[in-house]
Predicted 3D model of a 349-nucleotide RNA (Bacterial RNase P class A) from a Thermotogaceae bacterium.
The coordinates come from a structure-prediction model, not an experiment, and the mean pLDDT is 79.
Rfam family: Bacterial RNase P class A. Rfam links the family to the GO terms tRNA processing, ribonuclease P activity and dimeric ribonuclease P complex.
RNA sequence: GGAGCGGAUCGGAUGGUCGCGGGAUCUUUAAAGGAUCCCGAGGAAAGUCCGGACUCCGUGGACGGGAUGCCGGGUAACACCCGGGAGGAGUGAUCCUCGGAUAGGGCCAUAGAAACGGAAACCGCCCUUUUUCGAGGGCAAGGGUGGAAAGGUGAGGUAAGAGCUCACCAGCAUUGGGGUAACCCAAUGGCUUGGUAACCCCCAUCUGGAGCAAGGCCAAACAGAAGGGGCAAUCAGGGUGUUCCACCGAGUGUUCCCCUUCGGGUGGGCCGCAUGAGGGAUGCGGUAACGUAUCCCCAAGAUGGAUGACCAUCGAUGACAGAAUCCGGCUUAUAGAUCCGCUCCCUUU
Repeated sequence: GGAGCGGAUCGGAUGGUCGCGGGAUCUUUAAAGGAUCCCGAGGAAAGUCCGGACUCCGUGGACGGGAUGCCGGGUAACACCCGGGAGGAGUGAUCCUCGGAUAGGGCCAUAGAAACGGAAACCGCCCUUUUUCGAGGGCAAGGGUGGAAAGGUGAGGUAAGAGCUCACCAGCAUUGGGGUAACCCAAUGGCUUGGUAACCCCCAUCUGGAGCAAGGCCAAACAGAAGGGGCAAUCAGGGUGUUCCACCGAGUGUUCCCCUUCGGGUGGGCCGCAUGAGGGAUGCGGUAACGUAUCCCCAAGAUGGAUGACCAUCGAUGACAGAAUCCGGCUUAUAGAUCCGCUCCCUUU
């Protein structure tokens, strides 16, 4: 100097004038209004994907359904985050993947001799026989097909061959050692066992439903109708996923209870509504995620839905893009600017 890998921050600033939403104080009999002060969209606010907090309905259990999937830790929890293991890609920094195929079932097109993994013989190799064609026997080592063809390479051996034997390697089993564990190392040995589970399935762990249009309070208004079902007492409609069991339970009534359909009224106000698994600094513990202690801080709450316009100076990056119950994540989009750590290459000293 160039090319990369991982991570973090910013993504207009200052002053003034006018105009918006919320809050506090003062003024006003009170209200309306006014004055002063404070605050006012994001790194993703997007997706509605995952997990919860919170609210309501539940009386529990079982089954079933659903979700996750190497090991350990973190967290309120998670499919997230941190650390580790194995396999793979890369020169490397780094990145990606992850239960079980010997519990059982299903499927594996085409090509190929054969895809039922001792099943198979297209080309072929060897032996015997025959003038020849051909016939009999042995082989799966060589070639071909394929994503995959009876562990791989080499040597010996054989009629030709084959773990038939041997050496090294892979796999598997047993034993021993290390580690919390995934897993790793060593020794010995029979020599050796297709793929597919986001196909059914098995194993381990977790799991009620609905959702701020949840759920409450105040005020106001209206108009009911039809159909179906239950009420059996030793019974049972119904009881916020389905089925079953248990528990509670309307009790022939003036619509008592439940379900469905049609129609009418309430389009109002207030709460929920932002003090939180909150933010910042420092110390301690931990490889880290994170935890803990002390101190400081309060950073939007609209609802026909708030932050806009102008001027001046500076700066520049004119991108993606606007909260609606809240929080922790993931994913997607993003003109660019800046910083930190690491890797590789070239050159010079």